The part of an RNA shown here (small-subunit ribosomal RNA, 5' domain) has 512 nucleotides and comes from an uncultured bacterium.
Context: one part of a larger RNA
RNA sequence: GAACGAACUCUGGCGGCGCGUCUUAAGCAUGCAAGUCGAACGGCAAGAUUGGUGCUUGCACCGAUCCUAGAGUGGCGGACUGGUGAGUAACGCGUGGGUGACGUACCCUUUAGCUGGGGAUAGCUGCUAGAAAUAGCAGAUAAUACCGAAUAAGCUCUGUUUUGUUAGAGGAGACAGAGGAAAGGAUCUUUUGAUUCACUGAAGGAACGGCCCGCGUACUAUUAGCUAGUUGGUGAGGUAACGGCUCACCAAGGCUGCGAUCAGUAGCCGGACUGAGAGGUUGAACGGCCACAUUGGGACUGAGAUACGGCCCAGACUCCUACGGGAGGCAGCAGUGGGGAAUAUUGGGCAAUGGGCGAAAGCCUGACCCAGCAACGCCGCGUGAAGGAAGAAGGUCUUCGGAUUGUAAACUUCUUUUAUGAGGGACGAAGGACGUGACGGUACCUCAUGAAUAAGCCACGGCUAACUACGUGCCAGCAGCCGCGGUAAUACGUAGGUGGCAAGCGUUAUCC
Numbered sequence: 001g002a003a004c005g006a007a008c009u010c011u012g013g014c015g016g017c018g019c020g021u022c023u024u025a026a027g028c029a030u031g032c033a034a035g036u037c038g039a040a041c042g043g044c045a046a047g048a049u050u051g052g053u054g055c056u057u058g059c060a061c062c063g064a065u066c067c068u069a070g071a072g073u074g075g076c077g078g079a080c081u082g083g084u085g086a087g088u089a090a091c092g093c094g095u096g097g098g099u100g101a102c103g104u105a106c107c108c109u110u111u112a113g114c115u116g117g118g119g120a121u122a123g124c125u126g127c128u129a130g131a132a133a134u135a136g137c138a139g140a141u142a143a144u145a146c147c148g149a150a151u152a153a154g155c156u157c158u159g160u161u162u163u164g165u166u167a168g169a170g171g172a173g174a175c176a177g178a179g180g181a182a183a184g185g186a187u188c189u190u191u192u193g194a195u196u197c198a199c200u201g202a203a204g205g206a207a208c209g210g211c212c213c214g215c216g217u218a219c220u221a222u223u224a225g226c227u228a229g230u231u232g233g234u235g236a237g238g239u240a241a242c243g244g245c246u247c248a249c250c251a252a253g254g255c256u257g258c259g260a261u262c263a264g265u266a267g268c269c270g271g272a273c274u275g276a277g278a279g280g281u282u283g284a285a286c287g288g289c290c291a292c293a294u295u296g297g298g299a300c301u302g303a304g305a306u307a308c309g310g311c312c313c314a315g316a317c318u319c320c321u322a323c324g325g326g327a328g329g330c331a332g333c334a335g336u337g338g339g340g341a342a343u344a345u346u347g348g349g350c351a352a353u354g355g356g357c358g359a360a361a362g363c364c365u366g367a368c369c370c371a372g373c374a375a376c377g378c379c380g381c382g383u384g385a386a387g388g389a390a391g392a393a394g395g396u397c398u399u400c401g402g403a404u405u406g407u408a409a410a411c412u413u414c415u416u417u418u419a420u421g422a423g424g425g426a427c428g429a430a431g432g433a434c435g436u437g438a439c440g441g442u443a444c445c446u447c448a449u450g451a452a453u454a455a456g457c458c459a460c461g462g463c464u465a466a467c468u469a470c471g472u473g474c475c476a477g478c479a480g481c482c483g484c485g486g487u488a489a490u491a492c493g494u495a496g497g498u499g500g501c502a503a504g505c506g507u508u509a510u511c512c
Stems, first nucleotide, its partner, number of pairs: 001512001003510001006508003010504001013381006020373001021339001027336002030334003035076003040073002047066009083292003092217008102209003107205007115149001117147002124139006155179009184197005225255003230252008267289004271282004294315005317328004345371001347370003353367001354365004384414004394405004419449006428439001456501005461482003467496005477484002
């Protein structure tokens, strides 16, 4: 000098764009953050319309149609989005490859199908236990829920066989045998069809993942030896898949001075800062990957999790309790208290973009878009412009002549960025039309008013731009280094003047 997620002192007019718990991965009141589908299903409170019966003439009961709330079965989604960086020195990440050792719901393309049956169960009704959370028994009932059967072009397995390879092959083809699917809904209609959305098998694609390998990846030798599923083999199990991944048996191996092992530290990268570069430092925000979700462990479901707002067990903590037993997890968005030098609103909206569900209308979305707070940062604008010498007054200095503040002010003539008031008023909205804007009556435009609403901070011995007076007297104090102060201090304090930067200025911390 430059930089910063900064903090502190003094000061503070506006706008745009960004950014804001770096500390206790310590604890959390409250609200919201993941639902959706009645065009899968049984059904239905309330309400509306209406018919009938009874009559106490405005009520009760029964029925039909419409409309659906809440709850339930079922489907899809809760593995995305969002948060944090504790752990991890590792195939975790980066980069380049491999997979003849693999997987994939939704989406796209192609192809073959969608036949015919059955038994349950929740909701519900009745009963029971319990303070509650919840649970049990009995009785009915539906489905795109569940289970057999039929069919099988592909497919899977087994056997035989052909082919293939850049090293390895579990690749490709033919034949035979065996095995394995499915679900309906809506609309229209000439009443058995059409359309459409679903469903099942197979192949391919797209996109996403799993696994393996080469190379790279900070510090310590005041850590020199480490290792028994350890290293390899055979066989088996397991997995989507290779593999000591697991197990039985066999062998005795494997790593290490090119730093094993131990210990401490740390998420990695694209990037960011600095620097002429080489390099050094760093990993906030934005993007990619990884890991975690009160601590530890475990599996279930599922195409996908060993699952932040799912389940089970154990621990700590908090809460409820009728003491028998239960409930909870903000490292989601706000917010609270705590720690700290230090970091914001318990805001608006789904209008846009994106996501989930749905045929759609639509519903949900603290993702997101916006607004609020903070000079935290960067950028821009303003605090007036021109004229104006009697060089006014006042201040300061003085050799008492004057000098300086200083065209500065006053005064004159203008302007109106900004401010205030009034009028108009968006883009963002895209879909065949209509309609649809949180921001927002915001930005912006026009008019009016009036210089009106708006300047500070630091420094002035040298480095380093900028000097005098007074006070103090090695005191009080200053200080980045050299150093200054002991009676004329340009170095302390104050004043005048000057210099620098400017809505900021200076200090401190850190890095280059």
Rfam family: Bacterial small subunit ribosomal RNA. Its family is annotated with ribosome and structural constituent of ribosome in the Gene Ontology. The full RNA is in RNAcentral, with records from ENA and SILVA.